[in-house]
Molecule: transfer RNA
Organism: Aerococcaceae bacterium DSM 111021
RNA sequence: GCCGCCAUAGUGUAAUGGAUAUCACAUAAGAUUCCGAUUCUUAUAAUGAAGGUUCGAUUCCUUCUGGCGGCG
Numbered sequence: 001g002c003c004g005c006c007a008u009a010g011u012g013u014a015a016u017g018g019a020u021a022u023c024a025c026a027u028a029a030g031a032u033u034c035c036g037a038u039u040c041u042u043a044u045a046a047u048g049a050a051g052g053u054u055c056g057a058u059u060c061c062u063u064c065u066g067g068c069g070g071c072g
Base pairs, nucleotide, nucleotide: 001071002070003069004068005067006066007065010025011024012023018055027043028042029041030040031039048064049063050062051061052060
């Protein structure tokens, strides 16, 4: 230098164009308990950035940023 893959709550993940973006762990509050642990309920919190296509984008296209890999 060229090519490919990846980027979603604090962490790990699902979502092949249509929902209020899924689930688990974690965190907070409550219930339970004499106190804890366990268990149950509820809540908080996310699509790397900027454009484009579309009635509608996490998803498709372009560029950029970061990471991984391959080739030279």